A computed fold for an 83-nucleotide RNA from an uncultured bacterium, annotated as transfer RNA. It matches the Rfam family "tRNA". From the family's description: Transfer RNA (tRNA) molecules are approximately 80 nucleotides in length. By type it is a transfer RNA.

[in-house]
This record gives sequence, structure tokens and C1' cells, in this order.
RNA sequence: GGGCGAGUGGUGGAAUGGUAUACACGUCAGACUCAAAAUCUGAUGUUCGCAAGAACUUGGGGGUUCAAGUCCCCCCUUGCCCA
Repeated sequence: GGGCGAGUGGUGGAAUGGUAUACACGUCAGACUCAAAAUCUGAUGUUCGCAAGAACUUGGGGGUUCAAGUCCCCCCUUGCCCA
């Protein structure tokens, strides 16, 4: 230099172009216990806000579309292969 893949909450990870983050783990609170572990219940993306609520959010930017994590283009990071 060329080819093929990967990048999604704190972590792993799912998602046919149609509620962004199912499910699991973790964390926090509660129940249970003498106390813990295990188990059960609830909550849990970010920012702003006293609150009500608002805005943003799938590596970055742009495009197509009524609608994009998903399709197209460029770039970044990374894995494998070829030279």
C1' cells in the first nucleotide's frame, strides 16, 4: 500500500430502516438475617433544572429517507489476511 471485519449505557451484549440500549452482570435502596452470604423486590444513559420538565445520546463528520445503530461516502481507532 491492498482486501475483509469490528466500534452500542459502568461491563458483556441484542436490535427486519419504525419506542435507542432487550437480556445478563455490576451499582444503589429495601425485604430476609444476630450479622453477612445466597435469594427476592424496586431503581439505575448524559447534561441542564428546586421541581415540573427540556435537550442530547449507538467512534467522528456528511448524505439518502417521512423515519438510520442499521443503507451510502469520507475520516479515526482496532483485529485478521495479502504484498